[in-house]
C1' cells in the first nucleotide's frame, strides 16, 4: 500500500433510563449510566425511518383531519473519506 479482524495490547465510542439545557416536534448538548460497536469516527449524497413549527387543502367557521422538510436520525441500509493496533 492491498485485504482482513482470529488471537493480543494500547486505548476508544456510548443503546436504554435518570437529571438539567436546547428545540414546535423529532431530536440534540452536558453530566451520570452501559445495551452494544473494529470505523458506533466525519459526511444527508442514494434509499430509508422519525418529526409538522411554517405552509398548502378540506372544513362556513372553530376544533379537528390530510399532505408537505426548508428539520432530524451516520447507533438502518448503501455510497463516500480519513484513521489505531494487529495478522496476511
Nucleotide at each position: 500500500a492491498u485485504u482482513c479482524g482470529a488471537a493480543a495490547a494500547a486505548g476508544g465510542c456510548a443503546a436504554a433510563c435518570u437529571a438539567g439545557g436546547c428545540g414546535a416536534a423529532a431530536g440534540u448538548c452536558u453530566a451520570g449510566g452501559a445495551c452494544g460497536c473494529a470505523a458506533a469516527g466525519c459526511c444527508a449524497u442514494g434509499g430509508g425511518u422519525c418529526u409538522a413549527a411554517g405552509g398548502u387543502u378540506u372544513c362556513u367557521a372553530u376544533c379537528a383531519a390530510a399532505c408537505u422538510a426548508c428539520g432530524a436520525c451516520a447507533g438502518c441500509c448503501g455510497g463516500g473519506u480519513u484513521a489505531c493496533c494487529g495478522a496476511a